Transfer RNA from a Candidatus Parvarchaeota archaeon, 75 nucleotides, folded computationally. Rfam family: tRNA. Model confidence (mean pLDDT): 80 of 100.
RNA sequence: AGCGGGAUGGAGCAGCCAGGAGUGCUCGUCGGGCUCAUAACCCGAAGGUCGAUGGUUCAAAUCCAUCUCCCGCUA
Numbered sequence: 001a002g003c004g005g006g007a008u009g010g011a012g013c014a015g016c017c018a019g020g021a022g023u024g025c026u027c028g029u030c031g032g033g034c035u036c037a038u039a040a041c042c043c044g045a046a047g048g049u050c051g052a053u054g055g056u057u058c059a060a061a062u063c064c065a066u067c068u069c070c071c072g073c074u075a
Stems, first nucleotide, its partner, number of pairs: 001074007010027005020058001029045005051067005
């Protein structure tokens, strides 16, 4: 330098291809239940500028452009 993959609650992922409510899973956190008590288990809740900036659109995590960062391959 070229190419490919990735960036989404505190952690790890799915959702993107084919636009329509920040939608879902596991763990964690907080509150309650259960228990003599803790763990486990059950119920509930909070927590997301979806890497950044711009564009398209009535509407963007999703489509387009540029850029940043991480991983890998080639030279």